[in-house]
Predicted 3D model of a 1521-nucleotide RNA (small-subunit ribosomal RNA) from a Mollicutes bacterium. The prediction has a mean pLDDT of 83.
RNA sequence: CUAUUUGAGAGUUUGAUCCUGGCUCAGGAUGAACGCUGGCGGCGUGCCUAAUACAUGCAAGUCGAGCGAGGUAGCUUGCUACCUAGCGGCGAACGGGUGAGUAACACGUUGGUAAUCUACCUUUCAGUUGGGGAUACCCAGAGGAAACUUUGGCUAAUACCGUAAUACGUAAUAAGGUGAAAUUCCUUAUUAUAAAAGGCCCUUUUGGGUCGCUGAUAGAUGAGCCUGCGUCUGAUUAGCUAGUUGGUGAGAUAAUAGCCCACCAAGGCGAGGAUCAGUAGCCGAUCUGAGAGGAUGAACGGCCACAAUGGAACUGAGACACGGUCCAUACUCCUACGGGAGGCAGCAGUAGGGAGUUUUCGACAAUGGGGGCAACCCUGAUCGAGCAACGCCGCGUGUGUGAUGAAGGUCUUCGGAUUGUAAAGCACUUUUAUAAGGGAUAAAUGGUAUUGAUAGUGGAAAGAUUAAUAUUUGAUAGUACCUUAUGAAUAAGUAACGACUAACUUCGUGCCAGCAGUCGCGGUAAUACGAAGGUUACGAGCGUUAUCCGGAAUUAUUGGGCGUAAAGAGUGAGCAGGCGGUUUAUUAAGUUUGAAGUCAAAUGGAUAGGCUCAACCUAUUCUCGCUUCAAAAACUGAUAGACUAGAGUAUGUGAGAGGUAAGUAGAACUCCAUGUGUAGCGGUGAAAUGCAUAGAUAUAUGGAAGAAUACCAGUGGCGAAGGCGGCUUACCAGCACAAGACUGACGCUCAGUCACGAAAGCGUGGGUAGCAAAUAGGAUUAGAUACCCUAGUAGUCCACGCCGUAAACGAUGAUUACUAAAUGUUCCUUUUGGAGCGCUGAAGCUAACGCAUUAAGUAAUCCGCCUGGGAAGUACGAUCGCAAGAUUGAAACUUAAAGGAAUUGACGGGGUCCCGCACAAGCAGUGGAGCAUGUGGUUUAAUUCGACGCUACGCGAAGAACCUUACCAGGACUUGACAUAGAGUUAAAAGCUUUAGAAAUAGAGUCAUAGUCAUAGCUCAUACAGGUGGUGCAUGGUUGUCGUCAGCUCGUGUCGUGAGAUGUUGGGUUAAGUCCCGCAACGAGCGCAACCCUUGUCCUUAGUUGCCAUCAUUCAGUUGGGAACUCUAGGGAGACUGCCGAUGUUAAAUCGGAGGAAGGUGGGGAUGACGUCAAAUCAUCAUGCCCUUUAUGUCCUGGGCGACACACGUGCUACAAUGGUCGGUACAAAGAGUCGCAACCUCGCGAGGGGAAGCUAAUCUCGUAAAGCCGAUCUCAGUACGGAUUGGAGUCUGCAACUCGACUCCAUGAAGCUGGAAUUGCUAGUAAUCGCGAAUCAGCCAUGUCGCGGUGAAUACGUUCUCGGGGCUUGUACACACCGCCCGUCAAACCAUGAGAGCUGGUAAUACUUGAAGCCGUUAUCCUAACCGUAAGGAGGGAGACGUCUAAGGUAGGACUGGUGAUUGGGGUUAAGUCGUAACAAGGUAUCCCUACGGGAACGUGGGGAUGGAUUACCUCCUUU
Repeated sequence: CUAUUUGAGAGUUUGAUCCUGGCUCAGGAUGAACGCUGGCGGCGUGCCUAAUACAUGCAAGUCGAGCGAGGUAGCUUGCUACCUAGCGGCGAACGGGUGAGUAACACGUUGGUAAUCUACCUUUCAGUUGGGGAUACCCAGAGGAAACUUUGGCUAAUACCGUAAUACGUAAUAAGGUGAAAUUCCUUAUUAUAAAAGGCCCUUUUGGGUCGCUGAUAGAUGAGCCUGCGUCUGAUUAGCUAGUUGGUGAGAUAAUAGCCCACCAAGGCGAGGAUCAGUAGCCGAUCUGAGAGGAUGAACGGCCACAAUGGAACUGAGACACGGUCCAUACUCCUACGGGAGGCAGCAGUAGGGAGUUUUCGACAAUGGGGGCAACCCUGAUCGAGCAACGCCGCGUGUGUGAUGAAGGUCUUCGGAUUGUAAAGCACUUUUAUAAGGGAUAAAUGGUAUUGAUAGUGGAAAGAUUAAUAUUUGAUAGUACCUUAUGAAUAAGUAACGACUAACUUCGUGCCAGCAGUCGCGGUAAUACGAAGGUUACGAGCGUUAUCCGGAAUUAUUGGGCGUAAAGAGUGAGCAGGCGGUUUAUUAAGUUUGAAGUCAAAUGGAUAGGCUCAACCUAUUCUCGCUUCAAAAACUGAUAGACUAGAGUAUGUGAGAGGUAAGUAGAACUCCAUGUGUAGCGGUGAAAUGCAUAGAUAUAUGGAAGAAUACCAGUGGCGAAGGCGGCUUACCAGCACAAGACUGACGCUCAGUCACGAAAGCGUGGGUAGCAAAUAGGAUUAGAUACCCUAGUAGUCCACGCCGUAAACGAUGAUUACUAAAUGUUCCUUUUGGAGCGCUGAAGCUAACGCAUUAAGUAAUCCGCCUGGGAAGUACGAUCGCAAGAUUGAAACUUAAAGGAAUUGACGGGGUCCCGCACAAGCAGUGGAGCAUGUGGUUUAAUUCGACGCUACGCGAAGAACCUUACCAGGACUUGACAUAGAGUUAAAAGCUUUAGAAAUAGAGUCAUAGUCAUAGCUCAUACAGGUGGUGCAUGGUUGUCGUCAGCUCGUGUCGUGAGAUGUUGGGUUAAGUCCCGCAACGAGCGCAACCCUUGUCCUUAGUUGCCAUCAUUCAGUUGGGAACUCUAGGGAGACUGCCGAUGUUAAAUCGGAGGAAGGUGGGGAUGACGUCAAAUCAUCAUGCCCUUUAUGUCCUGGGCGACACACGUGCUACAAUGGUCGGUACAAAGAGUCGCAACCUCGCGAGGGGAAGCUAAUCUCGUAAAGCCGAUCUCAGUACGGAUUGGAGUCUGCAACUCGACUCCAUGAAGCUGGAAUUGCUAGUAAUCGCGAAUCAGCCAUGUCGCGGUGAAUACGUUCUCGGGGCUUGUACACACCGCCCGUCAAACCAUGAGAGCUGGUAAUACUUGAAGCCGUUAUCCUAACCGUAAGGAGGGAGACGUCUAAGGUAGGACUGGUGAUUGGGGUUAAGUCGUAACAAGGUAUCCCUACGGGAACGUGGGGAUGGAUUACCUCCUUU
């Protein structure tokens, strides 16, 4: 430079919102396991647990071309082939397994080795000469059960041995040289140092070749050692270390080095984490991730470590050795009890453990390894097969067509829909499976044979190298593959379907059974449980579980935070550390650029290729980092120098409750003394305790003592913070300003460290006036361990010493720079100035609130701190403290939230404004009596059911004797009393009469005229009828209530991240969100008002049944007549703050007035917004579901709904003189009437009876209104009041008045003399009082209800209080919304955990003891072939003994870490336990923090502190005018 690659979120806190913050899910992965299911093939993978124990077989042998000996076979009888124990050589240190140990130079990576070795192999050079003594095998004995051991004798070698010779080699020593550096390189000298005269082939033999052997040399390979960097957790592990650190010397080693030893020195490591403890093989890589990272370390590959456990060496090139040796220990086995044997973490396999992991297979054909000249032998390495869906990849289970959309299933609105072209049927195909046939690649570069070629030798053979030809070798495997045959034939499941998350219905179940990853489903209509049908997803698999990464920016380098959500240390000084002003030069550590080395292979990326594709395999290429070299010099660093803007010093001026000490002043409280003086004082919401006639309180004078410093005084001052307040003096410290002299980066921050640090508290000694925890008493209260009151001790004060914490707060770390303004105040100043302390506010920031030059803005440096809630600032440990306690500071367990800010409501024993018969002012009542009526309760066979604060209770019910009626008892019916449908049948059924019966019902009799239709009745069968049975918490409809209160909303716009706000708030006004003004709002809707009905005035029209002024007439508007009046009922008018004045913002409106029948909504009614109360009603009606069907249905008779100790509600009548009784007399309205109202006549005391006109109604009737007025009487009494109750006699209705009707007459004559606490209605034609009517109805229990008129008041100052409602505002931890929420003790169950007399394990050390095997050392004992020596003997070697080291073991006291433990402490969890009510509102005593004391408990009180306190007032400040 180009190309490529490259990041998703969701659910869950709330009534809703934004944020913080955790939990959970969707993805990928696995050596997996489990459940259900399962056709084939390819390629991989397969004890993750017990490094537990192992039966059996195999896994390392080979060489006869090193050696002697023995044997077998063949025959040619001395030859060939073959085999073997032993001696000998090489190998066995590789290959294979495992991961216990190890936190280390173990591993990775970079270097070094001038500090090293290296068998076999390769290169080059030089050699391979002369000898000797043994020994195994074997033979003969001995011991032993065995393993095996042992004595004597014989023998060989490529076994062993030394001597002599050779040495241009090598090694050692010395000297010199090169070199930065050399005991090690070079040169010289001296000394030392070898061998298998072997085997085999050829043979021309002094030989040729080959395999060996010896000494060197270089290489390759492999190994050793050293080294920089990197590599887990814990500080509740902080100090560790005596061979320890270094030096000198000797030793050891292949080699460096305390590796070992002697001596000397006293060092070495550590906060950049030593030591200790825990955990762990490391890496290439693997999984994940956008990446940075995080997790992992199976398979494959590299390294390390280990081989039953521990120790040790031997051999060897290499081991301290998996299939070797020795010893100790544990275990197993054999045994003749004397003694022996063993080590699967090799391949198979067994047992055990466990959720869990394979065949006691084939072959050396290939690849590789060992031995051999080679053939060849060996090889559980390896190659293959077997088992397992354990993983990845591929293929298949058919394809096309096929609609009466078959049957069946499921659902259904019963029409149909769906399963579904799916099936069947028809036409095809044959991968795969099955059968039959054919049939590979992997095998050659090897061996053997033949024929050549080349080199070498004087030349041949042999041999070497090489070429060609022929021949030979396959476990897998008759497999892959190919061909043929038959035939859709042989082959589909799993999970899910409430949201996240793709996919829905029915039935069953009924907070049960169950589900659940989170939220959460299930209490009778469950898309969430179980089943079915359907659907969705994946598919020979699918789900679940476990684990890792991701999402999680939830540890934040990339990429987070700390005012209120978790989080700034109480404050300062300051070492280490980190960071650091301007400028010059040098340097080149960091930095940048280029080049080089390395970064094993595999893996990964890219591009190609090979298996039909893919997985898989092959080839090429690319890749971090580290190291080296060179270059650059901007920045950082280093070195040297300079500067003055940071910082500081000196001088002058100034302000200050800055600190420490000493002294001193006045006011007040208390006490003491004395005087005066007399009955109370004191205290509270009200009281009491207390003080006082022994003289208090009060007052006056004098005295004493202690503590604190009014006014000034101020978001004023000073200090680092805590904090500091009369005045004076002394001492000490800091700060600001000015001038601009001096130093010259001297600075900032700061882990550890040190110092200061309110109040309470502690120690010692003083002091003590007032106040005051504890304590006592009095009150309050259900209680009151409190709030209130009276007393009162520690303490508060001083000195000295501790403590070290607070809401130690600006809940805001320190320093520096920059970024609008306005304004108040303190200090300095010549100034536009500087330094503080406040408030308002721009940009910006913030989740919002808010912050805003005194930042929470923009940046930089350094420190501290946070990571869900609880458990818990607790436990254990440690440090500090006299103690109280402080600092540091977890876990188990539990939980899905906890939390911040703001929003809308609701609520407050918060505030404010307003309204209402809400209070107040009045009138009349209720509550007391008797009765009526409804309810509760009780009773009963039944007393049917519903309604329950206001908003149930004279309510449903505008009529319970039967009926009604739903209840009870008894008697009956079962397709039914009632509806629809089918078939059949009948002339009778019904009616009437009669019998039985309580009736229903059953039987009998009587009646036949018409009609032939089914429309009626009856019979039969089945679908069904029926239900006042349940659920008003499944519903519709209807209704109540807040409330006739003035509210409730929307569109667009604007503001806010958003919920939301604005509008609808504000100033006025109204009955009213009524209207006006203002205003980021402008408009609109449902409500208000008006429109409707009625009533009040007038006009007009119409005059019958109504009316009658004038005319006539009558007993009478009776009649003629009239149409004026009243009245009736149609239509109009009228009232609108319209007019005047005042007030008010020139408004709306209010007040007053005029006119008017009526005046400010004229009176009354109808009319009831959005919504609230799961309000009421399934018994008005309708209706889902459930239940019932010879009964929960239907019919009948009788009873009950009317009971009666009692309690409550609503009423009537009264208690009397404003009255009762008697007589006379006057005036209404509104209704009703033919199954009716009934005049009139007559009988009855009367209720009423008997006749009877009129009226379907402005005509007739009910129908005399009553209170009132006039007169008489009663005379204050339980009465001439009151009428209950009871006796008797009647009337009426009705089948029927016993339970259980109303009325009448006579008689009887209860209680009651105005009503406790409490409570109701009413503001004008109202209350009160008087009568009249109607509905329901045969009658009526109506004193009820709904209407009508007559007579006709009192009072309202006013809004403090009670109740209810509305608006604004404020607080809130409430939102099921205060009937809310919520705290603690106690009691119960369960869970984990701390302490605990102890008990019992484990681990690592320490000290002492014991000390196997073994190396090393020593050695007076014993033994001894090679060499020397004629011999004696020596050299050398071995055994034994001794010593150092040392494993395991033993003893001891500690350390660390588990388990367990009577009892005990707190903690957590658990629908409905107990006691209180601490907190949230001013939570009813504001709350909270630290501390002390007290109390069943929440908690209370004292001292100091905070506002994260409501309300009101004052002060101060700010904004606007």